[in-house]
RNA sequence: GCGGGUGUCGUAUAAUGGUUAUUAUGCUACCUUGCCAAGGUAGCGAAGGCGGUUCGAAUCCGCUCACCCGCU
Repeated sequence: GCGGGUGUCGUAUAAUGGUUAUUAUGCUACCUUGCCAAGGUAGCGAAGGCGGUUCGAAUCCGCUCACCCGCU
C1' cells in the first nucleotide's frame, strides 16, 4: 500500500428497516436475615464519527477512525 472482518450501557451479549433497543453481570435503593452471603423487587446506564438512501436506519450505502486477519 491492497483486500476482508468487527465496532451496541462499566463488562459480555441479542436483534426481520418499525413498541420506550434484549438479556446477564455491575452499580444504587428497598424487601428478606440477629449479621454477612445467597435470594427477591424497583431503578440507573449504550448504537465509534460524519454524510447519504428511506415515511422510518443499530440494521442498507459511502467516507473516515480504532482494532483484528490475510496479501504485498
Model confidence (mean pLDDT): 81 of 100. Predicted 3D model of a 72-nucleotide RNA (transfer RNA) from a Parcubacteria group bacterium. Rfam family: tRNA. By type it is a transfer RNA. The source organism's lineage runs through Bacteria and Bacteria candidate phyla.